[in-house]
Molecule: SAM riboswitch aptamer (S box leader)
Organism: Draconibacterium sp.
């Protein structure tokens, strides 16, 4: 880096450091931020993908359950809202793309 599969209206902030942007991308909109944005760095937290533990099964790469000391991931708005592609008059639905998990190249 690519490829598969699951999930994505839910949960969770303080302090240093920075010094002007952020909200993934392109259009448009909203919001946010010098009363201090992106990045880092420390603590604290939420979640429960992965191990790990217990139970269920003939048995598992299977299903359940609780916990949170291990690897990760995340802590403003729905993946911030819309619009782009497909069906639909519309709501809405599906796809693509984007994060994050494990497999695996």
């Nucleotide at each position: 880096u690519g490829a598969u599969u699951a999930u994505a209206u839910g949960g969770a902030a303080g302090a240093g450091u920075g010094g002007a942007a952020a909200g993934a991308u392109c259009g448009g909109g909203c919001u946010c931020a010098c009363a201090g944005a992106a990045g880092c760095u420390c603590u604290g937290g939420c979640a429960a993908c992965c191990g790990a533990c217990u139970g269920u099964u003939g048995a598992c790469u299977a299903c359940a359950g609780g916990a949170a000391a291990g690897g990760u991931g995340c802590c403003a708005a729905u993946a911030c809202c819309c619009a782009g592609c497909c069906g639909g008059a519309a709501a809405c639905g599906g796809a693509a793309u984007u994060a994050u998990a494990a497999u695996u190249u």